[in-house]
Context: one part of a larger RNA
RNA sequence: GAUUGAACGCUGGCGGCAUGCUUAACACAUGCAAGUCGAACGGUAACAGUACCUUCGGGUAGCUGACGAGUGGCGGACGGGUGAGUAUAGCGUAGGAAUUUACCUAUUGGAGUGGGAUAACUUAGGGAAACUUAAGGUAAUACCGCAUAAGCCCUACGGGGUAAAGCAGGGGACCUUCGGGCCUUGCGCUGAUAGAUGAGCCUACGUCGGAUUAGCUAGUUGGUGGGGUAAAGGCCUACCAAGGCGAUGAUCCGUAGCUGGUCUGAGAGGACGACCAGCCACACUGGGACUGAGACACGGCCCAGACUCCUACGGGAGGCAGCAGUGGGGAAUAUUGGACAAUGGGCGGAAGCCUGAUCCAGCAAUGCCGCGUGUGUGAAGAAGGCCUGCGGGUUGUAAAGCACUUUCGGUGGGGAGGAGAGGAUUAUAGCUAAUAUCUAUGAUCGGAGACGUUACCCACAGAAGAAGCACCGGCUAACUCUGUGCCAGCAGCCGCGGUAAUACAGAGGGUGCAAGCGUUAAUC
Numbered sequence: 001g002a003u004u005g006a007a008c009g010c011u012g013g014c015g016g017c018a019u020g021c022u023u024a025a026c027a028c029a030u031g032c033a034a035g036u037c038g039a040a041c042g043g044u045a046a047c048a049g050u051a052c053c054u055u056c057g058g059g060u061a062g063c064u065g066a067c068g069a070g071u072g073g074c075g076g077a078c079g080g081g082u083g084a085g086u087a088u089a090g091c092g093u094a095g096g097a098a099u100u101u102a103c104c105u106a107u108u109g110g111a112g113u114g115g116g117a118u119a120a121c122u123u124a125g126g127g128a129a130a131c132u133u134a135a136g137g138u139a140a141u142a143c144c145g146c147a148u149a150a151g152c153c154c155u156a157c158g159g160g161g162u163a164a165a166g167c168a169g170g171g172g173a174c175c176u177u178c179g180g181g182c183c184u185u186g187c188g189c190u191g192a193u194a195g196a197u198g199a200g201c202c203u204a205c206g207u208c209g210g211a212u213u214a215g216c217u218a219g220u221u222g223g224u225g226g227g228g229u230a231a232a233g234g235c236c237u238a239c240c241a242a243g244g245c246g247a248u249g250a251u252c253c254g255u256a257g258c259u260g261g262u263c264u265g266a267g268a269g270g271a272c273g274a275c276c277a278g279c280c281a282c283a284c285u286g287g288g289a290c291u292g293a294g295a296c297a298c299g300g301c302c303c304a305g306a307c308u309c310c311u312a313c314g315g316g317a318g319g320c321a322g323c324a325g326u327g328g329g330g331a332a333u334a335u336u337g338g339a340c341a342a343u344g345g346g347c348g349g350a351a352g353c354c355u356g357a358u359c360c361a362g363c364a365a366u367g368c369c370g371c372g373u374g375u376g377u378g379a380a381g382a383a384g385g386c387c388u389g390c391g392g393g394u395u396g397u398a399a400a401g402c403a404c405u406u407u408c409g410g411u412g413g414g415g416a417g418g419a420g421a422g423g424a425u426u427a428u429a430g431c432u433a434a435u436a437u438c439u440a441u442g443a444u445c446g447g448a449g450a451c452g453u454u455a456c457c458c459a460c461a462g463a464a465g466a467a468g469c470a471c472c473g474g475c476u477a478a479c480u481c482u483g484u485g486c487c488a489g490c491a492g493c494c495g496c497g498g499u500a501a502u503a504c505a506g507a508g509g510g511u512g513c514a515a516g517c518g519u520u521a522a523u524c
Base pairs, nucleotide, nucleotide: 001524002523003522004521006520007519008518009517010516013371014370015369016368017367018366019364020363021329026327027326028325030324031323032322035074036073037072040071041070043067044066047065048064049063050061051060052059053058081282082281083280090207091206092205093204094203095202096201099199100198104195105194106193107192108191109190110189112146113145114144115143121136122135123134124133125132126131151162152161153160154159166187167186168185169184170183171182174181175180208254209253210252215245216244217243220242221241222240223239224238225237226236227235257279258278259277260276261272262271263270264269284305285304286303287302288301307318308317309316310315335361337360338359339358343357344355345354346353347352374404375403376402377401384395385394386393387392408465410460411459412458413457414456418451423445424444425443426442427441428440429439430438468513469512470511471510472509473494474493475492479508480507481506482505483504489496490495
């Protein structure tokens, strides 16, 4: 000099854009953060409508819109947080082969026929609660057979094994037990292949300090047989061999998430890894598996432990390193805010619902950037202050005065863009038996904004509301007076102060930065 996720002192007008627990991976009150689908299902607790009954209070009917609880599907493996652990099961770069991949895309086959249950519900119990037991009883895109197998898997090449589910809209003939069958469209279901995307695995090289850590290793190194996995492999196991690593630093100890990058520097390098992005690891501590395409799963389950809470003492409940917020720790770090309007995600055919992701707002000079705190004129060089050699000098065109302007702030008015969609009506084309439905494209209509008193523009009033901080001995830009008298004090280094202190304290003046200025800490 540059820099910072900074803190502290004094001071403080506005805006934009960023950033904001670096410490206790300490403990957490409260609210919210993952749901959705009635176009899978049996149904109907609440609300509304309709119909009927009515003693006018209401009751009845799942009939309709819808829908609590339940079965079922998909999603809760994403998104969000943190950096404890990990010096290598990680990360970075470059390669590889023995794998898998829900939803999505393309292609190609199929979707036949049966069955038994079980929640909900009802009844009867147990329990303080959490919850739970028995009997009855019902549905499905839940579950299980049989058939079929182009393919796929296994094979001794003879053969063997292997699936599925319906729902919704519309409708001309034909059939009908008037429910529908049937046809068609859409969404689903199932087998296979290929792709895309994601994931798992392997290898090489690189990746902090310590030798006052020199030897380490028995599933250890390799082989064979077997098991296991989606998959190679001592991954596991039985047997056999005795290997494997190491001064090019094994092992051990300490420290640490890694990277793109950030800071600094002319560079080489050094230091760092906040925010943003990629990867990894973790989710009260330790262990375990279940489900699933995917987890050994932050807001799932089981066991053990510590802690907290409830209890009728028999037994139960919990996990903010999600967003806010509380206590504690600390020099130190924000609101228990608004909205799903946009972007994105989950579910759904869609409308839509959910979304502390996200977008916004609030707080903080924490940082960067921009603007303002007036402009011109004005010598009687006013008064006052300070200095003085008493003549004057300086503060100083500074003020006052005169003439203007009105940014920002204030008040009032106008006012974009972020809105593309989705919906209704309609035209054409495709599908089709069909001028239904549905899909695609176009037109018209109406219509959705948290921010928001938006940005921006106009008008009004009035210089009106807006300057401090540090320093002035040398380094280092800037000097005098008074007080003090090795005292009080200053200080980054050299050093000042013991009666004329430009170095302490105050004042006048000056210098430097400026809504900041200094100090401290830290890096180059």

The part of an RNA shown here (small-subunit ribosomal RNA, 5' domain) has 524 nucleotides and comes from a metagenome.